RNA sequence: GCACAGCUGGCUCAGUGGGUAGAGCAUGAGACUCUUGAUCUUGAGGUCAUGGGUUCAAGCCCCAUGCUGGGUA
Numbered sequence: 001g002c003a004c005a006g007c008u009g010g011c012u013c014a015g016u017g018g019g020u021a022g023a024g025c026a027u028g029a030g031a032c033u034c035u036u037g038a039u040c041u042u043g044a045g046g047u048c049a050u051g052g053g054u055u056c057a058a059g060c061c062c063c064a065u066g067c068u069g070g071g072u073a
Stems, first nucleotide, its partner, number of pairs: 001072002004069004010025004019056001027043005049065005
């Protein structure tokens, strides 16, 4: 240089057909326990890498850019 895959809460990942985003772990509060831990209940936390386009509606489709990974010469 070329072609490919990926980027979503603090971390690891779902979201498959475009209909407005969820799980596990972690974390705050409460219950239980003599206490810790474990267990149970509950809460907070996301401008879905960035910018633009299509659409009534975009995490999802299109374009550009950035970053990460391995491949190839």